Molecule: SAM riboswitch aptamer (S box leader)
Organism: soil metagenome
RNA sequence: CUCAUCGAGACCGGCUGAGGGAUAAGGCCCGAAGACGCCGGGGCAACCGCCACACACGUGGAAAGGUGCCACUUCCUGCGGAAUUGUCUUAACCACGAUUCCGGCAGAUGAG
Numbered sequence: 001c002u003c004a005u006c007g008a009g010a011c012c013g014g015c016u017g018a019g020g021g022a023u024a025a026g027g028c029c030c031g032a033a034g035a036c037g038c039c040g041g042g043g044c045a046a047c048c049g050c051c052a053c054a055c056a057c058g059u060g061g062a063a064a065g066g067u068g069c070c071a072c073u074u075c076c077u078g079c080g081g082a083a084u085u086g087u088c089u090u091a092a093c094c095a096c097g098a099u100u101c102c103g104g105c106a107g108a109u110g111a112g
Base pairs, nucleotide, nucleotide: 001112002111003110004109005108006107011041012040013039014038015037019030020029021028025077026076027075042070043069044068047066048065050061051060052059053058074106079103080102081101082100083099084098085097086096087095
C1' cells in the first nucleotide's frame, strides 16, 4: 500500500499504583471494592495454516501450529446525504434540537 472482517463470544491469580476507554472536541462509562499496564494460568474465536468435498468462487469439519481477542456496537457522536419528528411561523421555507438509516474518513485485526 491492497483485500477481507469489525452488533456475537471469552476470566482467575500475582505485581504495580492513577489514571484509562486510538486522535482535536463533545458525551457516556471504567477506576484505591485497584482500572490501564506487565507476568502466569485459563478461555473465546476461526484470518493464515490442517482435513474433506469441489477442482473457479466456495462449502463443511477439527482447533496441532502462526496470529488475534477476553467492559460498554470500533462505547457513541464527530464528514456528507436522506427520512421522521418537535420548536419558531398565519402557513411554509430556512434555522435549531431529537430519533433512525445510508455512505465515507479514521482506527483495530488478519493475509499478501